[in-house]
Molecule: RNase P RNA; transfer RNA
Organism: Anaerolineaceae bacterium
C1' cells in the first nucleotide's frame, strides 16, 4: 500500500436573539429571576420481567414456549465460553435434542418411495419370436432408488470374501459436559421429514397503568331471573337431604359461596350521565470513575453524581462563526489560498433488560489474504 | 396508549405443504337487422424480504399497509 471480514464509540460545537414544558424563590398578580429538559434507536410491540386487580385447599388432563454443552442473568427465544457439522482460498459467517416408541407424508416421473426387477449382463430350453431361472455391478427416471475406491472371486455378478476409507456398537483414556481419542468387534437390515403429529428435558394461572386507588360533578329510570321436601324451635331462626346459581378466568374431579319471594338484596341486559383532578409517576436490576475476582458475559467493593415527566402532548426557528464533508476556481503542484454548498434516521408518555428493523457521514481497534520495500 | 384480526385476478370469495379454483367483471367469436340476454374460447393474483423443505398461497422469522375493540359514576 491494495482488497475482504468483524467489533465498538460519534452523529455536529460555541454565541446572541426570540419562544416552549417542568421545578423553586419572589411578586405591584401583569410577570420576573434561577435550576432542569430525548434517542442510539425514545420505533415495531416480537421475547423477558417489575408493578397492580382477579384468583389461590389440593390433584388431573388440555393449551403454548424453550431445545447441541457449559456457564452469566431478576428473568429470557438474551448474552459468553465451548463442541460438531456446513460454507469460504482464509478470517468472518451459518445451523445443532429424538427417526430401532409410534403415526402420518413423500406430488409428477419412474419397474420400484421402504419396496423392487423396465432396459441391460448371464445360463438353459426353443429355427425364431419368446418362455424359464439366476444377479442387483451397469442404463434409465427422480429431490431422494439397499456405502465408496480398487482387487480376489464367478457362467454373470454381488461386501460372498479382502485391504484403505466413511458409518455403527462395546471398551479404556481426556473432559464438569456437549465431544474427542485409541483398540477391537459387526460385512453395513435399511431413506427423508420432528420451523408434521408424537416422545424426552425443562418452563408458563389470567388480564393489563384506558392496570389500580382517592376525591369531585352530573343523570332518569326501565326489564329479566333468583329453591323443594324433612326435622326442629325460645318463632329472630337453626340442621340435614336433593337441586338451582355463581366462583377458583381453558376443561374435569373436588372444594368452596350462595339460594323461602324482593318498595329494599344479588346477578345480568337495556337506557342514562360525565370526559375533570390528584396519586400510581420517575432514587432506580440507575449512571460515571476506580481496584480486585473471572479467558469471557458478568460479578463484587469503594468513592463521586441526580439526570425529562406532558395530558391534543414542551425540548423549536433565525443569524453569526467553528468543525467534518462535498463541489468549483487559481495554479507546475492544493490538507495549506478564495467562494459555493452542507449534517442522516427519528422523537419520549408507568418503568427495566434483550431483540428485530431505519440510519447521510466520521472516528478508533482487532483480525485474514495478498503487493512492494527494508 | 393497550389488546384483537386481516392481505389470493378489476371486485367478492375458496384453497392451509404436491399444477391456485369458483362468480361477477373485461375481450374475442357466434346468434341477431342492431343491442340486451344465451353459448363457445381467452387473458387476469398469492402484500416485500429471509429460512425451513425435495418442494411454500400454505410452516418459523421479519418488515409495510389496513380493520375493529376498551374508561370512570351509577
Nucleotide at each position: 500500500g491494495a482488497g475482504g471480514c468483524u467489533g465498538g464509540u460519534c452523529g455536529g460545537g460555541u454565541g446572541a436573539g426570540c419562544g416552549c414544558g417542568g421545578g423553586u424563590u419572589c411578586u405591584u398578580c401583569g410577570g420576573a429571576g434561577c435550576c432542569c429538559g430525548a434517542g442510539g434507536a425514545a420505533a415495531g410491540u416480537c421475547c423477558g420481567c417489575u408493578c397492580u386487580c382477579c384468583g389461590c385447599a389440593g390433584g388431573g388432563c388440555a393449551a403454548g414456549g424453550u431445545g447441541c454443552c457449559g456457564g452469566g442473568u431478576a428473568a429470557c427465544a438474551c448474552c459468553c465460553g465451548g463442541a460438531g457439522c456446513g460454507u469460504u482460498a482464509a478470517u468472518c459467517c451459518g445451523c445443532u435434542g429424538g427417526a430401532c416408541a409410534g403415526g402420518g407424508u413423500c406430488a409428477c416421473a419412474g419397474a420400484g418411495a421402504c419396496a423392487a426387477a423396465c432396459c441391460a449382463c448371464c445360463g438353459g430350453a426353443g429355427c425364431a419370436a419368446u418362455c424359464c431361472g439366476g444377479c442387483a455391478a451397469g442404463g434409465g427416471u427422480g429431490a431422494a432408488a439397499a456405502g465408496g475406491u480398487g482387487g480376489u472371486g464367478u457362467a454373470a455378478g454381488a461386501g460372498a470374501c479382502c485391504a484403505c476409507c466413511g458409518c455403527g456398537u462395546c471398551g479404556g483414556c481426556a473432559g464438569u459436559a456437549a465431544u474427542g481419542u485409541c483398540g477391537a468387534c459387526g460385512g453395513c437390515c435399511a431413506g427423508a421429514u420432528a420451523a408434521c403429529c408424537c416422545c424426552c428435558a425443562c418452563c408458563u394461572g389470567g388480564a393489563g397503568c384506558a392496570a389500580g386507588g382517592u376525591c369531585a360533578a352530573g343523570c332518569a329510570g326501565g326489564g329479566a331471573u333468583g329453591u323443594g321436601c324433612g326435622c326442629u324451635u325460645u318463632c329472630g331462626g337453626g340442621c340435614g337431604c336433593a337441586g338451582g346459581c355463581g366462583g377458583c378466568u381453558g376443561c374435569c374431579c373436588g372444594c368452596c359461596g350462595u339460594c323461602u319471594c324482593a318498595c329494599u338484596c344479588a346477578u345480568c341486559c337495556c337506557g342514562g350521565g360525565u370526559a375533570g383532578a390528584c396519586c400510581g409517576c420517575a432514587g432506580g436490576a440507575g449512571c460515571c470513575u476506580g481496584a480486585c475476582g473471572g479467558c469471557g458475559a458478568c460479578g463484587c467493593c469503594a468513592g463521586g453524581c441526580c439526570u425529562a415527566g406532558a395530558g391534543a402532548g414542551a425540548u423549536g426557528c433565525u443569524c453569526a462563526u467553528c468543525c467534518a464533508g462535498a463541489c468549483g476556481g487559481u495554479g507546475c503542484a492544493a490538507u495549506u489560498c478564495c467562494g459555493u454548498u452542507g449534517g442522516a434516521c427519528a422523537g419520549a408518555a408507568a418503568g427495566c433488560g434483550g431483540c428485530u428493523u431505519a440510519u447521510a457521514g466520521a472516528c478508533c481497534a482487532g483480525c485474514c489474504u495478498u503487493g512492494u520495500g527494508a | 396508549u393497550g389488546g384483537g384480526g386481516g392481505a389470493u385476478c378489476g371486485u367478492c370469495u375458496a384453497g392451509c405443504g404436491g399444477c391456485a379454483g369458483g362468480a361477477c367483471a373485461c375481450g374475442u367469436g357466434a346468434c341477431u337487422c342492431u343491442g340486451g340476454a344465451u353459448c363457445a374460447c381467452g387473458g387476469c393474483a398469492c402484500c416485500g424480504g429471509g429460512g425451513u423443505u425435495c418442494a411454500a398461497a400454505u410452516c418459523c422469522c421479519u418488515g409495510u399497509c389496513c380493520c375493529c375493540c376498551a374508561g370512570c359514576c351509577a